[in-house]
Molecule: Bacterial RNase P class A
Organism: Ectothiorhodospiraceae bacterium
Formats: sequence, structure tokens, C1' cells
RNA sequence: GGAGACGGCCAGGCAGCCGCUGCCGGUUUCCGGUGGAGGAAAGUCCGGGCUCCACAGGGCGGAGUGCCAGGUAACACCUGGGGGGCGUGAGCCUACGGAAAGUGCCACAGAAAACAGACCGCCUAAGCGCCUGCUGGCGCCGGCAAGGGUGAAAAGGUGCGGUAAGAGCGCACCGCGCGGGUGGUAACACUCCGCGGCACGGUAAACCCCACUCGGAGCAAGACCAAAUAGGGAAGCAUCGGCGUGGCCCGCGCCGCUUCCGGGUAGGUCGCUUGAGGCGCGCGGUGACGCGCGUCCCAGAUGAAUGGCUGUCCCAGACAGAACCCGGCUUAUCGGCUGUCUCCAUUG
Repeated sequence: GGAGACGGCCAGGCAGCCGCUGCCGGUUUCCGGUGGAGGAAAGUCCGGGCUCCACAGGGCGGAGUGCCAGGUAACACCUGGGGGGCGUGAGCCUACGGAAAGUGCCACAGAAAACAGACCGCCUAAGCGCCUGCUGGCGCCGGCAAGGGUGAAAAGGUGCGGUAAGAGCGCACCGCGCGGGUGGUAACACUCCGCGGCACGGUAAACCCCACUCGGAGCAAGACCAAAUAGGGAAGCAUCGGCGUGGCCCGCGCCGCUUCCGGGUAGGUCGCUUGAGGCGCGCGGUGACGCGCGUCCCAGAUGAAUGGCUGUCCCAGACAGAACCCGGCUUAUCGGCUGUCUCCAUUG
């Protein structure tokens, strides 16, 4: 100097004029003080807090997660480790339990795709037939899956021996399975030891099996106040019943419930923002995070509040507006600042 990897922060500033809104105060059609959208407020994909069913148990079904250990209120999130894969590397990805419970699938090609085989081939020992002086040759029968071909994948790999030719048929090493040892909390690792010729492919983001977890509905939840109308009409069930609890069963609770027609109201208050809260410092921990001390109050609208104009600064405003709240994940995104690490080239 160039190329990369992993993070952190910012999100227009300043001044003036007019306008909107929460809270507080005042002399209350107004004035003053003070506060007023995000890093994702988005998607509604997870987890909860809170409210109601409701005093709410068990089973089936269903759903979710899927290596190990931690963090957390909890999680499908985060952190750290292990296995596998990618990259020269810093690093990144991971839908990562089980194929020896069972079922299914593996197109085409190929002889054959899992209790799986003979297309090209190798041998013809043993047995039979024919020819032949011998040797030998031909045919039948028989043996083989080591060589070649097909394929993503073909009954472990290399070598030696053995055989008629071959084959873990035998042996050595490797691989695989089982048992033990060492290290580690564990997943797992080991150039460790022993036994065994060896369970004969892949696929579970196929069905399935296994382990763990799980009530439902949702702020349009729910509570209160005021007002108005028609405490109207019809049909059905009725304790051996009906209703409630997301589906089914048992259990539990209540004594009424269901359907249709018609009528009235759709207004206000609460919930509503002090929180698993922010910031600073210290301690513990590899880390996520936890503990302690101090400090701060930082939006609560309801047809929906922060807008308009002018000047100026600038490297230059992209994606984009809360509606009960919080912890995550995912998606969109202009530009600026900054930390650590990796690789390449050159110079000292």
C1' cells in the first nucleotide's frame, strides 16, 4: 500500500417564526414550565408478563425441539465446547438422536440397487461323450465374482500366500464391530490394549421409533359508569338432561341451555406506562450473563399527536411512524466514524 474477516457507534445539526400534543402550575376561549417515534417502530415467526375462562386434574390425539454444557422469566433465542463441511487464513455454515423395531423410495443406465447378480469374461480340476500314438483338442456338465463395462452408489482397501481359476479362503497392515484403559462434567478424543473375519449400501428436510417440552383465547383481553329499548315473539331439549372447560374420553363445576325473527345502544372512564427499565462504576465469569452501589424517569394518541416556512453547516439522510408491554429471530436499508484480526506485495 492492497485485498479480506469479525464487531461497536451515529441516523441530520444550529438559529428564528407559526402550528400539534401528554403531564404540572396559573388569573383556565388562554399563558407558562417540562417531555414527545426506530435500528429496525416492519413481519406477526417464537417466548413470556398481564387479563378472562376457572377452583382446574388425568389420559388420548395434536404440536414443537433434537450433539454436549451453560445463560435466561422463558424460548425454536444467546454463549462456550464437540462432530461434520467450506476457506491459504482470520473465520463461516450446520434440519447434528435412531437405518441392528418395521414400512417405503433410489429415475435412467446396468446382468444385478439390498436375504440384491452374470453382459464382456476367467477356469474347465472332478464327471460324461467324441477325436488322438502321447501330449492334447472340442462339446456337455460344472466352478468363479478376483479383471472389464454401467452408474451418485455394486457384497471393505493394499499386499502376500493359496487355488483348476478365484474369493477374508488364510495371513499382515488399514478400515469396521464389541469390550477395556486414559483424558474430559459431557458431547467426544486417543500413533493405547484385547477379541472377532466382519451385522449384507444410501435415504428419517420420507412414514416411523426414541427423548424432552406444551391448557385455551387475547387489550377489539378485561373492569366500571351513564343512557335507551320491547324483562318482545316462536320452536326444541329438560336430571337416564343440557351447558362450560380449543378436539375426544374420564373427572369437575353450574342449573338451565340452544336456534330463529324483531327491537335498542354503539357514549365515557379505567386498563395506559415505574419496567424481567435505562445509564455510570466496581466485583465474579473464557463468554452469554450475574451480583452490589449510585443515578435518571425517557411517548401514551384514540378518524389517531412532533408538522410547515426561512437561513446556515455538512461527507448527508436511505429503509422507514409506537397503539398493552417486554426478550429474541427474520426482512428492508443511503452514508459516515471506529476497534481487533488474517493474507499478499514492497521497504527499512